A computed fold for a 63-nucleotide RNA from a bovine gut metagenome, annotated as transfer RNA. Its Rfam family is "tRNA". Gene Ontology term of the family: triplet codon-amino acid adaptor activity. It is annotated as a transfer RNA. The RNAcentral record of the sequence draws on MGnify.
RNA sequence: GGCGUGGCGCAGUGGUAGCGCAGUUGACUGUUAAUCAAUUGGUCGCUGGUUCGAAUCCAGCCG
Numbered sequence: 001g002g003c004g005u006g007g008c009g010c011a012g013u014g015g016u017a018g019c020g021c022a023g024u025u026g027a028c029u030g031u032u033a034a035u036c037a038a039u040u041g042g043u044c045g046c047u048g049g050u051u052c053g054a055a056u057c058c059a060g061c062c063g
Stems, first nucleotide, its partner, number of pairs: 003063002007021004015052001023039005045061005
């Protein structure tokens, strides 16, 4: 100095947190796979501060 955000890989740079993969359920198929549809899952590393409002800005700490 950089990074830390679902199980994994990442986006989101002040206004209710998303994408892909994976998982679950269903459809399809002689079966599996593939494909399609729906769906579950995140106190955003921790503690404070600023702000009407913080994943986002500031300080400290941890890795």